[in-house]
């Protein structure tokens, strides 16, 4: 450094589901909320899901994979 990832520390995210708002929808975005998350941090490159006015459209990183950055250190 790497792999790995503990009933460690310290600190973070924040599904349902509810309110409140954009959008035709998928879905986001603000407030409660806590199932869960060692990359549940960016980010639509591949593949996949999903929406639609079907278009040289959109949406999902909390489905996988490759890319970038990044906390701590038992075994």
């Nucleotide at each position: 450094c790497u792999c790995c990832g503990a009933u460690a520390a310290g600190a973070g995210c924040a599904a349902a589901c509810c309110c409140g708002g954009a959008g035709c929808g998928a879905u986001c975005c603000g407030g409660g909320g806590a199932c869960g998350c060692a990359g549940a941090g960016c980010a639509a490159c591949g593949g996949g899901g999903c929406c639609c006015a079907c278009g040289a459209g959109g949406u999902c990183a909390g489905c996988c994979g490759a890319g970038c950055c990044g906390c701590c250190g038992a075994a």